Model confidence (mean pLDDT): 80 of 100.
The RNA shown here (transfer RNA) has 74 nucleotides and comes from a Spirochaetales bacterium.
It was read from a public genome assembly.
The organism belongs to Spirochaetales, within Bacteria.
Rfam family: tRNA.
This record gives sequence, structure tokens and C1' cells, in this order.
RNA sequence: CGGGCUGUAGCGCAGUGGUUUAGCGUACCAGACUGGGGGUCUGGGGGUCGCGGGUUCAAGUCCCGCCAGCCCGA
Repeated sequence: CGGGCUGUAGCGCAGUGGUUUAGCGUACCAGACUGGGGGUCUGGGGGUCGCGGGUUCAAGUCCCGCCAGCCCGA
């Protein structure tokens, strides 16, 4: 320098242009059960989907640029 993949909650991930206001697990907070811990159950907070543009009536999803990580090549 060139190419490929990835980027969504603290962490691990799902998400086909339109369906709830963006979800699941785990973690975290509160409550109930327990003498306490652990565990189980119920409820709750947490995202502006890496950043900036574009296309579209509508973008996490499609297109372009940039940034970061991993891999391959020179």
C1' cells in the first nucleotide's frame, strides 16, 4: 500500500428495508421465598445500532467515505 471479515446495552450475541417505542442470554438494582449465603421467581434501569454523509415514503439493515479490531497478500 491492496483485499476480506467484524463493529448493536457492562460482557457474549440475534436482528430478511416497514409489526410494539430495537431484542435474547448474562451481569447490575429492587422485591418475595431462606436464619444468612447460594439458588429460584417477579419487576426495573441501561442503546441514539463505531463516526459522517447518501438512497428511500420508511435504514440497525442498501450505497459511499472515514475510524478501530482481526485475517490474508505485497